[in-house]
This is a predicted structure of a 271-nucleotide RNA (Bacterial large signal recognition particle RNA) from uncultured Paraconexibacter sp. The prediction has a mean pLDDT of 76. NCBI's taxonomy places the organism under Bacteria, Bacillati, Solirubrobacterales, Paraconexibacteraceae, Paraconexibacter. Its Rfam family is "Bacterial large signal recognition particle RNA". About the family: The signal recognition particle (SRP) is a universally conserved ribonucleoprotein involved in the co-translational targeting of proteins to membranes. Gene Ontology terms of the family: signal recognition particle, plasma membrane targeting and SRP-dependent cotranslational protein targeting to membrane, signal sequence recognition. By type it is a non-coding RNA gene.

């Protein structure tokens, strides 16, 4: 140096989480690599040489090992600061906006010579008073029912009184009717009341507004939109501060697969 057979060892690793700690199943990231079967998050199996049980393959080197160097996917922690959302507080026509009023410009729609805005006259309403009518409210009446031991009526059993008898008299209870009273109540009748209503009648008044008629006159009137200017107040926005939630996030820090590189590492036999 070569061949053969073995052994150590390897057949993935990492992050977060979980755990007293270590692995696994599960989640995530990586390596072109899935060794297979069983167990397992209400966990499964172990104890710092830290999965357990069974089986298979490779096998001293491109494959194994390293507190080695370099590069580095990805994950975790912290995080100045930024943005957004709603909340609390402050401020709010000044330099901006929403909202309201005024003026002006522009065009749009409706209406108008079958006559607009407006003017004059007359009438009516709106206003006040009285009356009238209606509705409402309470009351009374009519109606119905009930309703008197005796001091209401009718009929009066029994019993009582008068009488020789015939027959009369008063009269309790009961029954019927009714008075006062009590109750019901749709309609009807009556008067009373007022911060009710009216298109009615009469009187008064007449600033405003509305409406009708006749006349004058001859082109506007109404609505909303946009621009500009100005006014002034209330509530808000934009603005400032604060904490909360969500999200982005430089920087710092931590773990870290994989790649590249460097180094290290058996036994036996034979040639």
């Nucleotide at each position: 140096c070569c061949g053969u057979g073995c052994u150590a060892g390897g057949c993935g690793g990492g992050g977060a989480g979980g755990u007293a700690g270590c692995g696994g199943u599960g989640c995530c990231c990586u390596g072109u690599c899935g060794c297979u079967c069983g167990c397992a998050a209400u966990c499964c199996g172990c104890u710092c040489u830290a999965g357990c049980g069974a089986g298979g393959c490779c096998g001293a080197a491109u494959c194994c090992c390293c507190a080695g160097g370099u590069u580095g996917a990805g994950g975790g922690g912290u995080g100045a600061g930024g943005u957004c959302a709603g909340c609390g507080g402050g401020g709010u026509c000044g330099a901006g906006c929403u909202c309201g009023c005024c003026g002006u410009u522009g065009g749009c729609g409706g209406u108008g010579c079958u006559g607009a805005u407006g003017g004059c006259c007359c009438g009516g309403g709106u206003c006040c008073c009285g009356c009238g009518c209606g509705a409402c409210g309470a009351c009374g009446g009519u109606u119905c029912g009930u309703g008197a031991a005796c001091c209401a009526g009718g009929u009066c059993a029994g019993g009582u009184c008068c009488g020789g008898a015939a027959g009369g008299a008063a009269g309790c209870a009961g029954c019927c009717u009714u008075a006062a009273g009590c109750g019901a109540g749709u309609c009807c009748c009556g008067g009373c009341g007022g911060g009710c209503g009216c298109a009615g009648c009469g009187g008064g008044g007449g600033u405003u507004c509305c409406u009708g008629g006749a006349c004058c006159g001859g082109a506007g009137c109404c609505g909303g939109c946009a621009g500009c200017g100005a006014c002034a107040c209330a509530a808000g926005c934009g603005c400032c501060c604060g904490a909360u939630g969500a999200u982005c996030g430089a920087g710092c820090u931590u773990c870290g697969a994989g790649g590249c590189u460097g180094g290290g590492u058996g036994c036996a036999c034979g040639g």
The RNAcentral record of the sequence draws on MGnify.